[in-house]
Order: sequence, then structure tokens, then C1' cells
RNA sequence: CCGAUAAAGCCAAACCACGAGCAAUCGUGGGACGGAAAGCCACGGGUCCCUCCGGGAUAGCCGGGUUGCCGAA
Repeated sequence: CCGAUAAAGCCAAACCACGAGCAAUCGUGGGACGGAAAGCCACGGGUCCCUCCGGGAUAGCCGGGUUGCCGAA
């Protein structure tokens, strides 16, 4: 760098319950659609929300940065 009919595992969509927030959305538990970084970062683009001078959300939208398990082809 790459990603297997390998091995050990990991994460967890929608939905539901409770809670936070004006909201997008987020947290906890359940639950699995899926994921080789679906670990982390809001730097660029996109999209979304607002109390719209501005502020916020989304990393499981795309790109980028950075860290990590395993070792077939």
C1' cells in the first nucleotide's frame, strides 16, 4: 500500500423507551440496516437547524488529515 469464504474481536442504521435542546440533532438502554476504519478531527465542499450581526448540527454525505487490529492474494 492492499482487503480474504481467514482468526480474534469491534462499531451500530431505521425503529422504540427515557432524557437534553427553540431546532437540526445528541446521550443512555433496547435493536441491527449495514460498515475494513461506520475510531477521532468541522480544514474544504455539500446538506440541515436557529434566538438568522451571527451561531449551531452532520465524520454512517464527499474530499482531506490523523491513529489503530489481523495478514491470505